RNA sequence: GGCUCCAUAGUAUAACGGUAGUACGGCGGACUGUCGCUCCGUAGGUACGGGUUCAACUCCCGCUGGAGCAG
Numbered sequence: 001g002g003c004u005c006c007a008u009a010g011u012a013u014a015a016c017g018g019u020a021g022u023a024c025g026g027c028g029g030a031c032u033g034u035c036g037c038u039c040c041g042u043a044g045g046u047a048c049g050g051g052u053u054c055a056a057c058u059c060c061c062g063c064u065g066g067a068g069c070a071g
Stems, first nucleotide, its partner, number of pairs: 002069006010024004018054001026042005048062004
């Protein structure tokens, strides 16, 4: 260099083209003599640049990074 796959919150992981969820973690509160456990609430994310579409995490192209296959 060729081919295939992957990239979503701090971490892990979902999401028929139609409101981006869940768990842990963070923050605030309730409870408790305190911490913890438990319960309630809350903030935080689609690697990047374009295209198609009324609408894109999703489809297409490019690019970056990672993993794998053959040689």

A computed fold for a 71-nucleotide RNA from Lachnospiraceae bacterium UBA4260, annotated as transfer RNA.
Rfam family: tRNA. It is annotated as a transfer RNA.
The source organism's lineage runs through Bacteria, Bacillota, Clostridia, Lachnospirales and Lachnospiraceae.
The sequence was found in a public genome assembly.
The prediction has a mean pLDDT of 82.